[in-house]
Context: one part of a larger RNA
RNA sequence: GGAUGAACGCUGGCGGCGUGCUUAACACAUGCAAGUCGAACGAACCUUCGGGUUAGUGGCGGACGGGUGAGUAACGCGUGAGAAUCUGCCCUCAGGAGGGGGAUAACAGCUGGAAACGGCUGCUAAUACCCCAUAUGCCGCGAGGUGAAAUGAAUUUCGCCUGAGGAUGAGCUCGCGUCUGAUUAGCUUGUUGGUGAGGUAAUGGCUCACCAAGGCAACGAUUCGUAGCUGGUCUGAGAGGACGAUCAGCAUCACUGGGACUGAGACACGGCCCAGACUCCUACGGGAGGCAGCAGUGGGGAAUAUUGGACAAUGGGCGCAAGCCUGAUCCAGCCAUACCGCGUGUGUGAAGAAGGCCUUCGGGUUGUAAAGCACUUUAAGCAGGGAGAAAAAAAUAUAGGUUAAUACCCUAUGUUCUUGAUGUUACCUGCAGAAUAAGCACCGGCUAAUUCCGUGCCAGCAGCCGCGGUAAUACGGAAGGUGCAAGCGUUAAUC
Repeated sequence: GGAUGAACGCUGGCGGCGUGCUUAACACAUGCAAGUCGAACGAACCUUCGGGUUAGUGGCGGACGGGUGAGUAACGCGUGAGAAUCUGCCCUCAGGAGGGGGAUAACAGCUGGAAACGGCUGCUAAUACCCCAUAUGCCGCGAGGUGAAAUGAAUUUCGCCUGAGGAUGAGCUCGCGUCUGAUUAGCUUGUUGGUGAGGUAAUGGCUCACCAAGGCAACGAUUCGUAGCUGGUCUGAGAGGACGAUCAGCAUCACUGGGACUGAGACACGGCCCAGACUCCUACGGGAGGCAGCAGUGGGGAAUAUUGGACAAUGGGCGCAAGCCUGAUCCAGCCAUACCGCGUGUGUGAAGAAGGCCUUCGGGUUGUAAAGCACUUUAAGCAGGGAGAAAAAAAUAUAGGUUAAUACCCUAUGUUCUUGAUGUUACCUGCAGAAUAAGCACCGGCUAAUUCCGUGCCAGCAGCCGCGGUAAUACGGAAGGUGCAAGCGUUAAUC
């Protein structure tokens, strides 16, 4: 000198654009953050008889999106390669959907419990479930074995089943790279390898039985400490050094520990079970909970924001769609926290006014500074106008495709009709009036800028050298000056 997710002190006009618990992965009141589909199903209720609403069964989605930095020195990450795999929704191609069955929630009745939540009996449906058949599939050398579906809804659009391929996503393996200590030198028994089996989507000591006795290590094993990694960020001429907030990629965790279930995908933040700690309810028998989602509270701390608005846009889930949901997101609020821009007037004005300060008492300085005179009106204020972010969707017309079809449906074009949280938007115009807007640090040398008064090794200053013991340019005040400026200084750690 640079730079910071900064803090503290003094001060503080406006706008743009970013950032904002670095500490206790401490505990959390309250609200919201994941639903949706009636074009799968029975039922109930409402009805303008068109339809609508919904608890339950069923489907898809709750494995995404959002948060965190506790763990992890690891194939975790980065980079490059690989073979023994899976992949819902999506795309392409091929083939298919025949026959039959029994339940069950809802509901009704009875009933247990303080509640949470149940129990028994009876009834019913499906795109829920099961059986038979069939097969380009799978297994097998072969014989053979095994193995699908929903003619569902509104016949076409939407869906269902099987196979092949693609795309996307994921799992796995390996080479190389990836902090510190030797005042850590030996470590290892599923350990290292083999055979066989089990298990997995898949390779493999992944697991097990048996056999062998190996494997790693001074090129640092093991162990202790520290730490999410990277793209990057800061600095530096570079080499390098330090860091890993925001944004993006990957991995990790979800009160602590363990476990599996469902599923294409989880060993699952707002799912389940068990154990533990903690909190809450209780009729004492038993139950409920998990903000490292968004706000917010207590606590800790030098320190970090609103219990805001909207789904208008972008994106996501569901749905044929209309649409619904979305604390993702887009916006607004708070903070000079960072960066950038603008303003706090402009010109003129010597009687060099008054006042202050200094003085050799002549004067000097503050100082064109003020006053006065003449102007301007950015920003703030008030009033009026006013883009863009909006394209879709819907309705309708025409053409093409589909079709038995001039229905529907799809595509293209035209017309109509609307859709904005931000928002009193940006921007433009007008109005009034210098009106509403300057501080902070420093002035001994380094280092730009000096005098007086007070104090008297006291009080104090200080980054280093050092100042202060009666004339202190170094302490405190004043006047003047210097530097930066809506900031200026200080502190902290870093290059």
Overview:
Small-subunit ribosomal RNA, 5' domain from an uncultured bacterium, 495 nucleotides, folded computationally. Its mean pLDDT, the model's own confidence on a scale to 100, is 82. The full RNA is in RNAcentral, with records from ENA. Its Rfam family is "Bacterial small subunit ribosomal RNA".